[in-house]
RNA sequence: CGCGGGGUGGAGCAGUGGCAGCUCGCCUGGCUCAUAACCAGGAGGUCGCCGGUUCAAAUCCGGCCCCCGCAA
Repeated sequence: CGCGGGGUGGAGCAGUGGCAGCUCGCCUGGCUCAUAACCAGGAGGUCGCCGGUUCAAAUCCGGCCCCCGCAA
């Protein structure tokens, strides 16, 4: 160099054109003598980067970067 899979909050993952979500974690409050558990609320993402298509792109197309695997 060739082929395939992947990159989305701190972690693990969904979302395959129309408001970016779930679980855990974190913060605040409630409950409790107290902690855990439980309940309520909140913060945290320009969806790997750059272009293109489209009224509209995490999603489709092209190039590049990184990770995993296969082949050589």
The RNA shown here (transfer RNA) has 72 nucleotides and comes from a Candidatus Kerfeldbacteria bacterium. The organism belongs to Candidatus Kerfeldiibacteriota, within Bacteria. Its mean pLDDT, the model's own confidence on a scale to 100, is 82. It matches the Rfam family "tRNA". Rfam classes the family as a transfer RNA. Gene Ontology term of the family: triplet codon-amino acid adaptor activity.